Annotation
The part of an RNA shown here (small-subunit ribosomal RNA, 3' major domain) has 475 nucleotides and comes from an uncultured bacterium.

[in-house]
Context: one part of a larger RNA
RNA sequence: UGACGGGGACCCGCACAAGCAGCGGAGCAUGUGGUUUAAUUCGAAGCAACGCGAAGAACCUUACCAAGGCUUGACAUCCCUUGACCGCCAUGGAAACAUGGCUUCCCUUCGGGGCAAGGAGACAGGUGGUGCAUGGUUGUCGUCAGCUCGUGUCGUGAGAUGUUGGGUUAAGUCCCGCAACGAGCGCAACCCUUAUCAUUAGUUGCCAGCACGUAAUGGUGGGAACUCUAAUGAGACUGCCGGGGAUAACUCGGAGGAAGGUGGGGACGACGUCAAAUCAUCAUGCCCCUUAUGUCUUGGGCUACACACGUGCUACAAUGGCCGGUACAGAGGGCUGCGAAACCGUAAGGUGGAGCGAAUCCCAAAAAGCCGGUCUCAGUUCGGAUCGUGGGCUGCAACCCGCCCACGUGAAGCCGGAGUUGCUAGUAAUCGCGAAUCAGCAUGUCGCGGUGAAUGCGUUCCCGGGUCUUGUACA
Numbered sequence: 001u002g003a004c005g006g007g008g009a010c011c012c013g014c015a016c017a018a019g020c021a022g023c024g025g026a027g028c029a030u031g032u033g034g035u036u037u038a039a040u041u042c043g044a045a046g047c048a049a050c051g052c053g054a055a056g057a058a059c060c061u062u063a064c065c066a067a068g069g070c071u072u073g074a075c076a077u078c079c080c081u082u083g084a085c086c087g088c089c090a091u092g093g094a095a096a097c098a099u100g101g102c103u104u105c106c107c108u109u110c111g112g113g114g115c116a117a118g119g120a121g122a123c124a125g126g127u128g129g130u131g132c133a134u135g136g137u138u139g140u141c142g143u144c145a146g147c148u149c150g151u152g153u154c155g156u157g158a159g160a161u162g163u164u165g166g167g168u169u170a171a172g173u174c175c176c177g178c179a180a181c182g183a184g185c186g187c188a189a190c191c192c193u194u195a196u197c198a199u200u201a202g203u204u205g206c207c208a209g210c211a212c213g214u215a216a217u218g219g220u221g222g223g224a225a226c227u228c229u230a231a232u233g234a235g236a237c238u239g240c241c242g243g244g245g246a247u248a249a250c251u252c253g254g255a256g257g258a259a260g261g262u263g264g265g266g267a268c269g270a271c272g273u274c275a276a277a278u279c280a281u282c283a284u285g286c287c288c289c290u291u292a293u294g295u296c297u298u299g300g301g302c303u304a305c306a307c308a309c310g311u312g313c314u315a316c317a318a319u320g321g322c323c324g325g326u327a328c329a330g331a332g333g334g335c336u337g338c339g340a341a342a343c344c345g346u347a348a349g350g351u352g353g354a355g356c357g358a359a360u361c362c363c364a365a366a367a368a369g370c371c372g373g374u375c376u377c378a379g380u381u382c383g384g385a386u387c388g389u390g391g392g393c394u395g396c397a398a399c400c401c402g403c404c405c406a407c408g409u410g411a412a413g414c415c416g417g418a419g420u421u422g423c424u425a426g427u428a429a430u431c432g433c434g435a436a437u438c439a440g441c442a443u444g445u446c447g448c449g450g451u452g453a454a455u456g457c458g459u460u461c462c463c464g465g466g467u468c469u470u471g472u473a474c475a
Stems, first nucleotide, its partner, number of pairs: 001475002003472003007469007015459002019423005026314008034305002042053002064300007073123001077122002079119005087102006105114003125289002128287003134283002136278003139274001141272001146185006152161003165176003191266004196234007206223002210221003237260001240254005316416001320375007332363003337356002342351003382413001387408007429451007
């Protein structure tokens, strides 16, 4: 100087407390461990691995296993020879591929070039090893308020001072003081979005007033007010008033205001820590393989199942289930695409093909809600696992191993031990909608809106963090 303390003082955070909803019990989905296996590819490992890499394993993917093939190679550059190669057909084969047959080049400045096959070797290739050789990227402490430097001063020196102190703040934020005076990286602001208004613009969006028209609809003429769209501005700054304070910083209350003291949300992550993660995104040193640890193909596996754990979904019901009727979103996507009306089918879906490269058309029905009916506390008209049968869709192909529909079947489950998680407001809870990936496959992920709470006395305690101080046989 640090680190540590079941030392002290002060302060903060959904850290506790006060609440609400969960998890831990059940069934299923998914990841992991373990076990099994020819293989169940690899990585991730307390917080910070475990719905994680994977935003989508039937083949492909695929890295694993079995079998069958290839060896200048599936891919790149260079050299030589040839002129085709590709494609189609036949045979063998699981395919890769092999054999045979048919067909058979282009450009040219005539030097050659493109393309393809054959050959020799230089080489290719490796998701093989090492993240403890590395770059890059990322997690984490932590959006915590800290981390440092120059000059000066003090100290033999390590170092100290500044950065401590008195206040204050979300903040090393600001004020005051001070052997310090300044400065840098962080904080804040500048950026995006949301909340209000104005101006400009007015189609595909809008419809107040005026007409026309309809069973009805901005449907039509028209309008530029309103909503909205999207560009530019305004607006919030403790600016104003009062109290407190040191007359300061600041703080409390109030006015005005759409918004008030950082208005809400996001992007943004200092010096560093964990030899943290990643050689399997990529790049790369070294090591290793080279008729194989490379490469092609078919099939299998990654989907196994006594069990254990994590994360979710659905429930156990009446604030509910079922049936009928009837409202109100936002944000997205669409041409190898979204696909309307109409018709067929109980339905999944099919036929159909209008319109739309989309403020125009489509996906598209929002759901919870509201109105009416029914069920009456029961393992039930709760719950839907499991299984049977029949069907639909995608795709070369749904046996291993996809999703959906209908009928039948109708399991566990009556609110969950010790323990444990999230959340302070348009939040939790609850309800549906969309997108990426994607032929198909979503209870996951990322977004979107609808309905919309309870509680917060307080900081003694648990956890994590910050500042000062104290002890130390630790570095």
The coordinates come from a structure-prediction model, not an experiment, and the mean pLDDT is 85.